[in-house]
Context: one part of a larger RNA
RNA sequence: UCCUCGUUAAGGAACUCGGCAAAUUGACCCCGUAACUUCGGGAGAAGGGGUGCCCUGUUUGGUGAAGCUCCUACGAAUGGAGCCGAAUGGGGCCGCAGGAAAGCGGUCCAAGCGACUGUUUACUAAAAACACAGGACUCUGCCAAGGCCAAAAGCCGAUGUAUAGAGUCUGACGUCUGCUCGGUGCUGGAAGGUUAAGGGAACAGGUCAGCGACCUCGGUCGCGAAGCUUCGAACCGAAGCCCCAGUUAACGGCGGCCGUAACUAUGACGGUCCUAAGGUAGCGAAGUUCCUUGUCGGGUAAGUUCCGACCUGCAUGAAUGACGACACGACUUGGGUACUGUCUCAACGAGGAGCUCG
Numbered sequence: 001u002c003c004u005c006g007u008u009a010a011g012g013a014a015c016u017c018g019g020c021a022a023a024u025u026g027a028c029c030c031c032g033u034a035a036c037u038u039c040g041g042g043a044g045a046a047g048g049g050g051u052g053c054c055c056u057g058u059u060u061g062g063u064g065a066a067g068c069u070c071c072u073a074c075g076a077a078u079g080g081a082g083c084c085g086a087a088u089g090g091g092g093c094c095g096c097a098g099g100a101a102a103g104c105g106g107u108c109c110a111a112g113c114g115a116c117u118g119u120u121u122a123c124u125a126a127a128a129a130c131a132c133a134g135g136a137c138u139c140u141g142c143c144a145a146g147g148c149c150a151a152a153a154g155c156c157g158a159u160g161u162a163u164a165g166a167g168u169c170u171g172a173c174g175u176c177u178g179c180u181c182g183g184u185g186c187u188g189g190a191a192g193g194u195u196a197a198g199g200g201a202a203c204a205g206g207u208c209a210g211c212g213a214c215c216u217c218g219g220u221c222g223c224g225a226a227g228c229u230u231c232g233a234a235c236c237g238a239a240g241c242c243c244c245a246g247u248u249a250a251c252g253g254c255g256g257c258c259g260u261a262a263c264u265a266u267g268a269c270g271g272u273c274c275u276a277a278g279g280u281a282g283c284g285a286a287g288u289u290c291c292u293u294g295u296c297g298g299g300u301a302a303g304u305u306c307c308g309a310c311c312u313g314c315a316u317g318a319a320u321g322a323c324g325a326c327a328c329g330a331c332u333u334g335g336g337u338a339c340u341g342u343c344u345c346a347a348c349g350a351g352g353a354g355c356u357c358g
Base pairs, nucleotide, nucleotide: 001353002352003351004350005349006348007347008346010344011343014342019339027051028050029049030048031047036041038172052093053092054091055090056089057088058087059086060085061084062083063082067078069076070075094098106337107336108335109334110333111332112331113329114328118130119129134170135169136168137167138166139165140164146156147155148154173324174323175322176321178254179253180252183251184250185247186246187245188244189243192242193241194240198236199235204230205229206228207227210223211222212221213220214219255273256272257271258270259269282316283313294310295309296308297307298306
C1' cells in the first nucleotide's frame, strides 16, 4: 500500500452522473392512521406507547385429584384442590440500556412508463421489451381453414364443428376511437381491351423425278410436279392485367397563399390555388421541441434537471390506438425527513495479502 471488517469528535449528502455503498428502521402487543379509490384497497400508511426479574391480588381458559351421592358399572352426577396458560391491578429490585444476543421493513411527497401476478438476452441488458385477461378484424361448413411432409402416403388441427378452430393487430378498467378508397393490398364483378400453351393452316423456303439452255462431253446454269421437310400469317383461345365497384380496429394519408374588427395586437369572417381527404376529440418544449437553459409560476440563498401552466406541435393525435386512472414495480425522474466516514478529512483498531529474512 491493497483486501475484508469494527469504532469515531464537530458537521450531516457539503460526496457523486446518481445517497452508489454504508447507516437508520426492524420482533410482538396496544393506540392511531391522510389524499385518492375500480370501495377490495391505500395500510405495517404516517405517527406514538409498552416489553426484564421478584412478591402479591383480581378476572378468565384448559385439565381435573381427594371427598361426597347414586350405585356396582373398572359407570354416572357433584365437587373443586393441584398443575398449565391468558389478560389486568398493586408493590418492589438492578443496570447506561429489559424484543439487553441472533435473526427480523427506513419512510413520505410528486411525475413518467407499463394496468396487475408472470416471462426474457444460460455467460455484460430484467426493462418502458415479451406475455396477459379484455377488444377488434379476417379466414374456415369439415377429407374445414391452417400446418408437417417429397405437389406422396400418413399425421396435427380434433375423437373438436362457427359460443369451434386458425391468422393478424391492440392490450385490465373508464371516456372515446374523427375525415380519406386517389395509390397499394384484399373482396366482388363481368361488357369491352390485352393475353400462353394448344388449335388453325394461307404464304414462303429446302430437296428432287423431269424439262430447257450452254458445253472442252467431265459438267455448269435456269425452271421445277408428287412426296418428304423447314418456317409459319389471319382466325379461335383461360386465369391474370387494364377496367368497374366495395373495403381503413387493411398498408397507409390527413395542405398553401392573401386580406379583414373604432388605439395596437389578434383574426370569429372573406377570397384564391391544390387535394382522395386536408388532423376532429384529446394531449402538447412531451421518453416526441431543432431554435432552447422557450416564457410565466412553484420549489432552492442560488435549479440546463423536476412540477404546474402557455401553445410558436422544426417533426402530437386517435386499436402502428388517444387521453385518464386505483392498485402493483429489484423500472425511470425530481424533492423532503430520518440516518449515517459518501464527504469536509482523516484517525485508530482486527484479521489476511503484499514486502524482508529463513
RNAcentral holds the full RNA, with entries from SILVA.
This is a predicted structure of a 358-nucleotide part of an RNA (large-subunit ribosomal RNA, domain IV) from a metagenome.
Rfam family: Bacterial large subunit ribosomal RNA.